The RNA shown here (FMN riboswitch aptamer (RFN element)) has 130 nucleotides and comes from Psychrobacillus insolitus. The prediction has a mean pLDDT of 78. The source organism's lineage runs through Bacteria, Bacillati, Bacilli, Caryophanales and Psychrobacillus.
[in-house]
RNA sequence: AUUCAUCUUCGGGGCAGGGUGUAAUUCCCGACCGGCGGUAGUAGAAUUUAUUCUUAAGCCCGCGAGCCGUAAAGGUUGAUUUGGUUAAAUUCCAAAGCCGACAGUAAAGUCUGGAUGGGAGAAGGUGAAG
Numbered sequence: 001a002u003u004c005a006u007c008u009u010c011g012g013g014g015c016a017g018g019g020u021g022u023a024a025u026u027c028c029c030g031a032c033c034g035g036c037g038g039u040a041g042u043a044g045a046a047u048u049u050a051u052u053c054u055u056a057a058g059c060c061c062g063c064g065a066g067c068c069g070u071a072a073a074g075g076u077u078g079a080u081u082u083g084g085u086u087a088a089a090u091u092c093c094a095a096a097g098c099c100g101a102c103a104g105u106a107a108a109g110u111c112u113g114g115a116u117g118g119g120a121g122a123a124g125g126u127g128a129a130g
Base pairs, nucleotide, nucleotide: 002129003128004127005126006125007124008123009122010121017029018028019027031110032109033100034099035063036062037061038060043054044053045052046051058098059097066076067075068074080096081095082094083093084092102113103112104111
């Protein structure tokens, strides 16, 4: 280095401005947001100028939350194309689209609630083996 155990901390964002109406952040015009791991030609750093490390996906592959269900397992759970670059991109650049649990309520991705919850994971400490 690595492996195992244990402890601590962190770990989700968003309707401005209008219209209609008795009543709407729920309808309409418009606005805004995007958890975690993997992958990546971008970007940054190191420096041997050739390599190494880090790094960018809501819609690719998985995971988590929610719901159903079990002793456990498990099931269910939305959405992208075109062009360009190129050895290689559904990840970069340009453009046009699309998606978003359950309950409440004038019909909700954004309000309120379960939730000061839970969790994918991330960082650090301690001990043991080696």